Predicted 3D model of a 136-nucleotide RNA (c-di-AMP riboswitch aptamer (ydaO/yuaA leader)) from a Bacillota bacterium. Lineage of the source: Bacteria > Bacillati > Bacillota. The model forms 92% of the base pairs in the Rfam consensus. The prediction has a mean pLDDT of 80.
[in-house]
């Protein structure tokens, strides 16, 4: 001195997933609400003239394509996404999953639904434009 693992904190990243009130209560914890974000159905007018088993659709970045495989499945790109102010560019990571059941275009009003989980990075490199602080 490098390099790997676990554990704690701070700092913080992906995500819509935070904040605060009130009951219970064996104080480990349940449990109702609000406020904020986030998504879904839903009129007219417009769209679409349906092509509804080759079923449709929804959240999500996560979509297509090519090859090996009898299947599972793996392999290499991709559309997109993401990386401690903000753009470009390179390097780096991601490019999944779950869900609704025969059924939904858009949609004022109105109506329901969710508020999860996961990372282990000190925040690369270059370049251009801001914006704050300190000295003068």
């Nucleotide at each position: 001195a490098c390099g790997u693992g676990u554990c704690a904190g701070g700092c913080g990243c992906c995500g819509a997933a935070u904040u605060c009130u009130c009951c219970c209560c064996a104080a480990g914890g349940g449990g109702a609400g609000a406020a904020g974000c986030g998504g879904g159905g839903g009129a007219a007018c417009c769209a679409c003239c349906u092509u509804u088993c080759u079923g449709g659709g929804g959240c999500g970045a996560a979509u297509c394509c090519u090859c090996c495989g009898g299947a599972a499945g793996g392999a290499g790109g991709u559309a997109g996404g993401g990386c401690a102010g903000u753009c470009c560019a390179c390097a780096c990571c991601c490019g999944a999953g779950c869900c609704c059941g025969u059924c939904a275009g858009c949609u004022a009003a109105c109506c329901c639904c969710g508020u999860a989980g996961g990372c282990a990075g000190c925040a690369g490199u270059g370049g251009a434009g801001a914006g704050u602080c300190u000295u003068g």